A computed fold for a 120-nucleotide RNA from a marine sediment metagenome, annotated as c-di-AMP riboswitch aptamer (ydaO/yuaA leader). It matches the Rfam family "c-di-AMP riboswitch aptamer (ydaO/yuaA leader)". Rfam's curators write: This family represents a conserved RNA structure found upstream of the ydaO and yuaA genes in Bacillus subtilis and related genes in other bacteria. Its mean pLDDT, the model's own confidence on a scale to 100, is 84.

RNA sequence: CGCCGAAUUCCGGUCUUGACCGGAAGCGGAGGAACCACGCAUUCGGGGCGUAUCGCCCUCCGGGCGAGGGACAACCUCGUCGGUCCCAGCCCUUCAGCUAACUUCGCAGGCGUCGAUGGG
Numbered sequence: 001c002g003c004c005g006a007a008u009u010c011c012g013g014u015c016u017u018g019a020c021c022g023g024a025a026g027c028g029g030a031g032g033a034a035c036c037a038c039g040c041a042u043u044c045g046g047g048g049c050g051u052a053u054c055g056c057c058c059u060c061c062g063g064g065c066g067a068g069g070g071a072c073a074a075c076c077u078c079g080u081c082g083g084u085c086c087c088a089g090c091c092c093u094u095c096a097g098c099u100a101a102c103u104u105c106g107c108a109g110g111c112g113u114c115g116a117u118g119g120g
Base pairs, nucleotide, nucleotide: 001112002111003110004109008025009024010023011022012021013020014019015018026107027106028105029104030103031102036097045095046092047091048090049089053067054066055065056064057063058062068087069086070085071084072083076120077119078118079117080116081115082114
């Protein structure tokens, strides 16, 4: 300087001089009426964040195929073609559809470039 991601910017205070506390804006998530939806609910648990799911097969905890989903920067953005790569991980705890008012939480972590082409 840039990429994935919501995960950025600013203000004030403290004393341990780079850390802690508090606040604001911005971005992101959760809970939560009526109406609507659901013949449903029950450990066969159920649900949430996230692209990270579904189906089949095999010499089976690993691999393969198909469908589907996602990422890939040099001004930004919307596509198209080809190429490369990913499809994890974590959380709630018996409980949650949508949902105005309202309530509440997070602002981490990990990395270093892909070429062509059309429009704005």